[in-house]
RNA sequence: GCCAGGGUGGCAGAAUCCGGUAACGCGUGCGCCUGGAAAGCGCAUGACUCUCGCGAGUCUUUUGGGUUCAAAUCCCAACCCUGGCG
Numbered sequence: 001g002c003c004a005g006g007g008u009g010g011c012a013g014a015a016u017c018c019g020g021u022a023a024c025g026c027g028u029g030c031g032c033c034u035g036g037a038a039a040g041c042g043c044a045u046g047a048c049u050c051u052c053g054c055g056a057g058u059c060u061u062u063u064g065g066g067u068u069c070a071a072a073u074c075c076c077a078a079c080c081c082u083g084g085c086g
Stems, first nucleotide, its partner, number of pairs: 001085007010026002020069001027045006046059005062078005
């Protein structure tokens, strides 16, 4: 240099084929249980801002554009990681 695969929340990892609510697990928070813990069970859990609170708004799948009513997903460019070829 060329080719292929990949980049998703605090972490790991699906959803991509065939565009339509971003799963599951770990972790974390609260609760149950216990004399108290651990284990187990239930619920919740992306970020930021506003609000006493209920809640509301905005943004978000490496980055920037494009297509579309609608993009993690399709197209273009760039960055980074892994493997192969030379």
Molecule: transfer RNA
Organism: Microcaldota archaeon